[in-house]
Predicted 3D model of RNase P RNA and transfer RNA as a complex of 458 nucleotides. It holds a member of the Rfam family "Bacterial RNase P class A". Its family is annotated with dimeric ribonuclease P complex, ribonuclease P activity and tRNA processing in the Gene Ontology.
RNA sequence: AGAGCGGGCCGGAUGAUCGCUCCGGUAAAACCGGAGAGGAAAGUCCGAACUCCGAAGGGCAGGGCGCUCCGUAACGCGGAGGCCCCGUGAGGGGACGGAAAGUGCCACAGAAAACAAACCGCCUGGUCGGGCGACCGACCCGGUAAGGGUGAAACGGUGGGGUAAGAGCCCACCGCCCCGAGGGUGACCAAGGGGGCACGGUAAACCCCGCCCGGAGCAAGACCAAAUAGGAGGACGCGCUCCCUUCGGGGAGCAAAGGGUGGCCCGCCCGAGUCCUCGGGUCAGGUCGCAUUGAGGCCGUGGGCAACCGCGGCCCCAGAGAAAUGAUCAUCAGCCGGCCGCGAGGCUGGCACAGAAUUCGGCUUAGGGCGCACUCUGGCG
RNA sequence: CGGGGCGUAGCGCAGCCCGGUAGCGCACUGCGUUCGGGACGCAGGGGUCGGAGGUUCAAAUCCUCUCGCCCCGACCA
Numbered sequence: 001a002g003a004g005c006g007g008g009c010c011g012g013a014u015g016a017u018c019g020c021u022c023c024g025g026u027a028a029a030a031c032c033g034g035a036g037a038g039g040a041a042a043g044u045c046c047g048a049a050c051u052c053c054g055a056a057g058g059g060c061a062g063g064g065c066g067c068u069c070c071g072u073a074a075c076g077c078g079g080a081g082g083c084c085c086c087g088u089g090a091g092g093g094g095a096c097g098g099a100a101a102g103u104g105c106c107a108c109a110g111a112a113a114a115c116a117a118a119c120c121g122c123c124u125g126g127u128c129g130g131g132c133g134a135c136c137g138a139c140c141c142g143g144u145a146a147g148g149g150u151g152a153a154a155c156g157g158u159g160g161g162g163u164a165a166g167a168g169c170c171c172a173c174c175g176c177c178c179c180g181a182g183g184g185u186g187a188c189c190a191a192g193g194g195g196g197c198a199c200g201g202u203a204a205a206c207c208c209c210g211c212c213c214g215g216a217g218c219a220a221g222a223c224c225a226a227a228u229a230g231g232a233g234g235a236c237g238c239g240c241u242c243c244c245u246u247c248g249g250g251g252a253g254c255a256a257a258g259g260g261u262g263g264c265c266c267g268c269c270c271g272a273g274u275c276c277u278c279g280g281g282u283c284a285g286g287u288c289g290c291a292u293u294g295a296g297g298c299c300g301u302g303g304g305c306a307a308c309c310g311c312g313g314c315c316c317c318a319g320a321g322a323a324a325u326g327a328u329c330a331u332c333a334g335c336c337g338g339c340c341g342c343g344a345g346g347c348u349g350g351c352a353c354a355g356a357a358u359u360c361g362g363c364u365u366a367g368g369g370c371g372c373a374c375u376c377u378g379g380c381g
Numbered sequence: 382c383g384g385g386g387c388g389u390a391g392c393g394c395a396g397c398c399c400g401g402u403a404g405c406g407c408a409c410u411g412c413g414u415u416c417g418g419g420a421c422g423c424a425g426g427g428g429u430c431g432g433a434g435g436u437u438c439a440a441a442u443c444c445u446c447u448c449g450c451c452c453c454g455a456c457c458a
Stems, first nucleotide, its partner, number of pairs: 001377004006372001008370003012332007020036006038353001042364002045362005050217004057266004062213005067081005082096001083094004097208002102206002104202003119148002121144003125140006156174006175197001176195004182189002221288004231278006239254006258270004280457003296315008334351007382454007391407004401438001409425005431447005
């Protein structure tokens, strides 16, 4: 210098003028003072808080997750590590339990695709034919998984011995499988020993194993106020006993249709009504939820490799609703362009992605810039 | 703000659950039929399944991310 790799940080600053929203000074106006977007506010992909479902219990079904240990309120998230793969390397990636429980599938090609399989080839033997002969050809019974060819995948690899030809048939090395001293919290690693080798792939196919999960979502929900045709249709029901009665009815108990428990069964609850559809009203009313207190932020300190946790101090930090958070000018700073200049530099233009809506913790996606550590290659000293 | 669904030829759709050939109707092209046109008959063309990545021998189909479109949900009686 080029190429790369992994973290971190910033997301313009200050002032003036004019505006917007909220809060306070006020009971109101005017005025004054204070506060006012993000690292992703986004996608809504996970996990929670909170609220209701007339209790959320059991079983089945269904869904999710899946190496280990730790962190956390929790997680499918994070940290550290193990194993496998990729990269020369710094480093990166992994839905990473089970395919020797079972079932399914493996198209096309190929002889054969999963308790393997003889198409060509090679070899022994037999019959027939040819040749003087060595031998050659055709057919048949067998042997052979070494060679060819097909395929994503063909039942260990290389070399040697052996054989009629071959083959873990035998041997050496490599691979594989089993046992395993010992180490580690654990995933796992592993000295050493044994075995000729059994066990193809697919679980982001069904499934098995382990763990977790009730559902809906702030348009959840609570209170207040106003209004009505307090309407119509449909489904399933309206039983019995006792008491009171102003004889209209009311109350209690039992039974039960129906309904709720997001699928089914049991169980539980409501129960003479319940549910559905259409119509009607408010004109999308007000207050709370909801924004001062939280799994909260900053600083210091201690523990831990780290994620994170403990302790101490300080702070209160947007918020209404279909929705405020803006514009202009000046100075300074950063980056990227353009023009001029030999140069120092000067002039000028632009500022990535994006916009809080109940609130948190993550992930993912979008996207501009600065700086640091490290790696590889080349050059110079 | 919350919830659900869809994207395959010019248009409307199937195939996706359970992975191996992308198909149907209308439209389009050519030929036949007709005096000519329509209808009809025969033959044919047209796709990289919204995009990217992954699993697999193999992906429209399974998984993840992303883009676009559509639908539903106020309160009271």